The RNA shown here (transfer RNA) has 77 nucleotides and comes from a Clostridia bacterium.
The prediction has a mean pLDDT of 80.
It matches the Rfam family "tRNA". It is annotated as a transfer RNA.
Taxonomically the source falls in Clostridia (Bacteria, Bacillati, Bacillota).
RNA sequence: CCGCCCGUAGCACAGUUGGAUAGUGCGUCAGACUCCGAUUCUGAAGGCCGGGGGUUCGAAUCCCUUCGGGCGGGCCA
Numbered sequence: 001c002c003g004c005c006c007g008u009a010g011c012a013c014a015g016u017u018g019g020a021u022a023g024u025g026c027g028u029c030a031g032a033c034u035c036c037g038a039u040u041c042u043g044a045a046g047g048c049c050g051g052g053g054g055u056u057c058g059a060a061u062c063c064c065u066u067c068g069g070g071c072g073g074g075c076c077a
Base pairs, nucleotide, nucleotide: 001073002072003071004070005069006068007067010026011025012024013023019057028044029043030042031041032040050066051065052064053063054062
């Protein structure tokens, strides 16, 4: 320098023929239960999907650009 893959809640991930309220598990908080705690059950908070721009009636999903991480290749004059 070239190509490919990944980037979604504190952590690990799902969601990819664009379709309408963005989900799951763990964790956190609250309540129930208990003498207290654990377990279990119930509920809640937490994200505008790495950043920016574009296409579209509509984008996490498509296009461009950029940042970060990983893999492979090239160059080593």